[in-house]
The RNA shown here (c-di-GMP-I riboswitch aptamer) has 88 nucleotides and comes from Paenibacillus sedimenti. The model forms 95% of the base pairs in the Rfam consensus. The coordinates come from a structure-prediction model, not an experiment, and the mean pLDDT is 86.
RNA sequence: AUAGAACAAAGGCAAAUCCGAACGAAAGUCGGAGACGCAAAGCCACGGGUCUGUGUCCCAUCAGGGAUAUGAUAGCCGGGCUACUCUA
Repeated sequence: AUAGAACAAAGGCAAAUCCGAACGAAAGUCGGAGACGCAAAGCCACGGGUCUGUGUCCCAUCAGGGAUAUGAUAGCCGGGCUACUCUA
C1' cells in the first nucleotide's frame, strides 16, 4: 500500500421503547435514559427507493379530494470520501 473480518484486545456507535414547557406544518431531528443490533450503524442526498406535504398546482358550489420536494431517511439499496484493530 492492497485485500479481508475467522480469532483477540482496546474502544466506538445505538433500534424499539420511555422522558423533554427542545426544533419542525409534518415526516422526522436533537438532548437524556435504554440496547435490538452494527467492522464503517463514520461523513456526503450523487442515482434509485421509502416517508411527509408547509407551500404550489389541479378538481370541487361547499365539505373535501388529487398531484408535487425544494423537506426527511446514510440503521433501505447502490455510489463517492475517510478511518481503528487484527489477519493475509